RNA sequence: GAGUCGGCCAGGCAGUCGCUGUUGAAUUUAUUUCAAUAGAGGAAAGUCCGGGCUCCACAGGGCGAGGUGCCAGAUAACGUCUGGACGGCGUGAGCCGAUGGCUAGUGCCACAGAAAAUAUACCGCCUGCUUUGCAGGUAAGGGUGAAAUGGUGCGGUAAGAGCGCACCGCGCUGUUAGCAAUAGCAGUGGCAGGGUAAACCCCACCUGGAGCAAGACCAAAUAGGGAAACAAUGGUGUGGCCCGCACUGUUUCCGGGUAGGUUGCUUGAGGUGCAUGGUGACAUGCAUCCCAGAUGAAUGAUUGCCCAAGACAGAACCCGGCUUAUCGGCCGACUCUU
Numbered sequence: 001g002a003g004u005c006g007g008c009c010a011g012g013c014a015g016u017c018g019c020u021g022u023u024g025a026a027u028u029u030a031u032u033u034c035a036a037u038a039g040a041g042g043a044a045a046g047u048c049c050g051g052g053c054u055c056c057a058c059a060g061g062g063c064g065a066g067g068u069g070c071c072a073g074a075u076a077a078c079g080u081c082u083g084g085a086c087g088g089c090g091u092g093a094g095c096c097g098a099u100g101g102c103u104a105g106u107g108c109c110a111c112a113g114a115a116a117a118u119a120u121a122c123c124g125c126c127u128g129c130u131u132u133g134c135a136g137g138u139a140a141g142g143g144u145g146a147a148a149u150g151g152u153g154c155g156g157u158a159a160g161a162g163c164g165c166a167c168c169g170c171g172c173u174g175u176u177a178g179c180a181a182u183a184g185c186a187g188u189g190g191c192a193g194g195g196u197a198a199a200c201c202c203c204a205c206c207u208g209g210a211g212c213a214a215g216a217c218c219a220a221a222u223a224g225g226g227a228a229a230c231a232a233u234g235g236u237g238u239g240g241c242c243c244g245c246a247c248u249g250u251u252u253c254c255g256g257g258u259a260g261g262u263u264g265c266u267u268g269a270g271g272u273g274c275a276u277g278g279u280g281a282c283a284u285g286c287a288u289c290c291c292a293g294a295u296g297a298a299u300g301a302u303u304g305c306c307c308a309a310g311a312c313a314g315a316a317c318c319c320g321g322c323u324u325a326u327c328g329g330c331c332g333a334c335u336c337u338u
Stems, first nucleotide, its partner, number of pairs: 001336009011306007019039008041312001045323002048321005053211004060243004065207005070084005085099001086097004100202002105200002107196003122142002124138006150168006169191001170189008215263004225254006234248004270289008
């Protein structure tokens, strides 16, 4: 100087006025006043996964459907994360991976090319003959293509070819290391068409549904309205079908009323610090802290100073992840070049 990986911050300080919650006090009990205190994010975003929680509901089994896909762990769980194996990219630190099976079966591989499976011969090489053509042999050389029937070398041959041999590759067997994925070593076999499963499919494991607009309570109002269909051998029961189980009515159309309040609603698989264990994700123990609960939707305006000159951007039941957007600043470790 150029990179790679990890962590932290996300304008600050002071003053004035204003907004919401909680607690306390006062009193005129009012959308009241005063005081104290707290008050949007690293992604709050996307709604892509997983759950907690609520209801169906007492809720079981199967089919179907869907999801994941190397091994071992972490976790409440996951399609997430950690470590490793293998493969690919990079000089490297590192990064990426839709990573089980094509010898269970069925498909597909356009065009070009002789030929992409019922394998063959366009050019070429060799041999022979009745010699400008024909017959036979061949797949080493060339061409086509994403891919052409293992690769390199030597021998051999009329010319060649695993035809034979050596090494590599591939299959099988044994052994060593490892929990395993897998890797090393040794032996053996000349072994012969490949690719594709984010193609159908097979295999292994997992999976009820709907969702805080879930649900519970209170108050008020209306027309405990009208019509039709099926009916116990029936009907209904939170995705489909079947069995089981429970209950005893269910469905469709027309018309009318209400849509107000309280709760759910924030103490949690919670945060932080230290210690111990582990390569790590993380776990255990001790201590300490309380950190938004709005509901047409709360944190705004203004003055001064400093500065990194402020980007992307606002909770709505909660939490763990992933993905996307993003102005900059600080810290640490590692790699390469000079």
The RNA shown here (Bacterial RNase P class A) has 338 nucleotides and comes from a marine sediment metagenome. The prediction has a mean pLDDT of 78. The model forms 97% of the base pairs in the Rfam consensus.